This is a predicted structure of a 512-nucleotide part of an RNA (small-subunit ribosomal RNA, 5' domain) from an uncultured bacterium. Its Rfam family is "Bacterial small subunit ribosomal RNA". The coordinates come from a structure-prediction model, not an experiment, and the mean pLDDT is 85.
[in-house]
Context: one part of a larger RNA
């Protein structure tokens, strides 16, 4: 100099940042991912309206039906839960970085264009009846609907396959053209009737992802051999897609002192942080890549996953049981216990900014905007100016003359920054107008009053800036290095002065 520090003393204020470095230990409890009713039925309320019954007080009440409007939403559908948020356990790797290559590849929502949206079926949740279960959650009959499901037709384009013909290049090989075959799509809502969201098929672009490859990336030889899918090859399958990715045959390969294998510690990086600089150290915050979500394996759905808040199987734990059987995953935000020197609130709000969903109106958003806590940093700001010598008292010292605290103080004159007190009071708010601010009556402005309410820590033998007195007497006790202390100790302890920083100041850990 520097820290995501801590520890001892002390602590006025405002800005803007940081905050479990240890047990990827264990979690009580609330939140963190829903939305669409303009994709289906249904079922509930609530109001009118009509019809028909009762009941009488004859123009009211209550029933029950249909029908319209309005809300509500369990189910079925659809899009989104693969974003966004956390954490570094594993990874020494094509994992990160650079720089390239896919003539081996996907890409939901988005934009551009072109072509279509023909006609038909059979189910099922919901509901209902009856049932088993302590519960979790089922079982069986009957009903029923879609932009849920399956046929048929249609096929500009597109896919596979023959046949001819051109260009092209980079080895496997692109790529244009005409012919012909063959197998394939789709959904519909709303509504002022004008249109609008939407389907399908396909090229094209935008993003965003897959894979390869050069070349870089800690320590150890007290670790020298490794290695049978191993290393080519043919065929065949898997894939979006190249491949030993898999699997059959063959062959006998391949990797290593340029450090294979082992082994031990690590996410990489833009970046900090130190230094003139080359270097060396780190990888907190914030950005990008991975990875991984109790451990440990599987896969389903999808456009994307082998999926933190999804399934499915074993495991360890913790929990409910009626003992049959079941339920859970805070390394989301808070907050609890346990480890630890040690790290915060079970807070407000969708106002902005971003996302999901919707036609919007709007709903969800612990993301994110605020806000509390904490001198943990870092930058400001204050704690008062000026005058003031009887050089006051009082300390400490003394050679008893004095000297020093020391203009300090008291006292006079100002001045009001922060605090507190009244009084106004924002930008941040944008969309056609109107409405809309959690921060927060905050920030800021003005008034008026009062020196009031705000100093500490470490150190004085040399390095090193800063000396005297008592006290102890190789004791107590200091110490970074040299070394102080055994009776006159500027080196211990206390006081007076003194120097150094300062709302901090010293210790201690680590780094250059």
């Nucleotide at each position: 100099g520097a820290u995501g520090a801590a520890c001892g003393c002390u602590g006025g204020c405002g800005g803007c940042g940081u905050g479990c470095u240890u047990a990827a230990c264990a979690c009580a409890u609330g939140c963190a991912a829903g939305u669409c009713g303009a994709g289906c039925g249904a079922a509930a309320a609530u109001a009118a309206u009509u019809a028909g019954g009762a009941g009488c007080u004859u123009g009211c009440u209550u029933u029950u039906a249909a029908u319209u409007a309005u809300u509500u939403u369990a189910g079925c559908g659809g899009c989104g839960g693969a974003c966004g948020g956390g954490u570094g356990a594993g990874u020494a790797a094509c994992g990160u970085g650079u720089g390239g290559g896919c003539a081996a590849c996907c890409u939901g929502c988005c934009u551009u264009u072109u072509a279509c949206u023909g006609u038909g079926g059979a189910a099922u949740a919901a509901u209902c009846a009856c049932u088993g279960g302590a519960a979790a959650c089922g079982g069986u009959g009957a009903c029923u609907a879609a932009u849920a499901c399956c046929g048929c037709a249609u096929a500009c384009g597109g896919u596979u396959c023959u046949u001819a013909g051109g260009a092209g290049g980079c080895a496997u090989c692109u790529u244009c053209u005409a012919a012909g075959a063959a197998a394939g799509a789709a959904a519909g809502g709303a509504u002022u009737u004008a249109u609008u969201c939407g389907g399908u098929a396909a090229a094209a672009g935008a993003u965003g992802g897959g894979c390869c490859c050069g070349c870089a990336u800690c320590u150890g030889a007290u670790u020298a051999g490794c290695u049978a899918g191993u290393u080519g090859g043919u065929g065949a399958g898997a894939u979006a897609a190249u491949a030993g990715c898999c699997c059959a045959c063959c062959a006998a390969g391949g990797c290593a002192a340029c450090g294979a294998u082992c082994a031990g510690u690590a996410g990489c990086c833009g970046a900090c942080c130190u230094g003139a600089g080359a270097g060396g150290g780190u990888g907190a915050c914030c950005g990008g890549c991975c990875a991984c979500a109790u451990u440990g394996g599987g896969a389903c759905u999808g456009a994307g996953a082998c999926a933190c808040g999804g399934c499915c199987c074993a495991a360890a734990c913790u929990c409910c049981u009626a003992c049959g059987g079941g339920a859970g995953g805070c390394a989301g935000c808070a907050g609890u216990g346990g480890g630890g020197a040690a790290u915060a609130u079970u807070g407000c709000a969708c106002a902005a900014u971003g996302g999901g969903c919707g036609a919007a109106a709007g709903c969800c958003u612990g993301a994110u905007g605020c806000a509390g806590c904490a001198a943990c940093g870092c930058c400001g700001c204050g704690u008062g100016a000026a005058g003031g010598a009887a050089g006051a008292c009082g300390g400490u010292u003394u050679u008893c003359g004095g000297a020093u605290u020391g203009u300090a103080a008291a006292c006079u004159u100002c001045u009001a920054u922060c605090a507190a007190u009244a009084g106004g009071g924002a930008a941040g708010a944008a969309a056609g107008a109107a409405a809309u601010g959690a921060c927060g009556g905050u920030a800021c402005c003005u008034a008026a009053a009062u020196a009031a309410g705000a100093a500490g820590c470490c150190c004085c033998g040399g390095c090193u800036a800063a000396c005297u007195a008592c006290g102890u007497g190789c004791c107590a006790g200091c110490a970074g290095c040299c070394g102080c202390g055994g009776u006159a100790a500027u080196a211990c302890g206390u006081a007076g002065g003194g120097g150094g920083c300062a709302a901090g100041c010293g210790u201690u850990a680590u780094c250059c």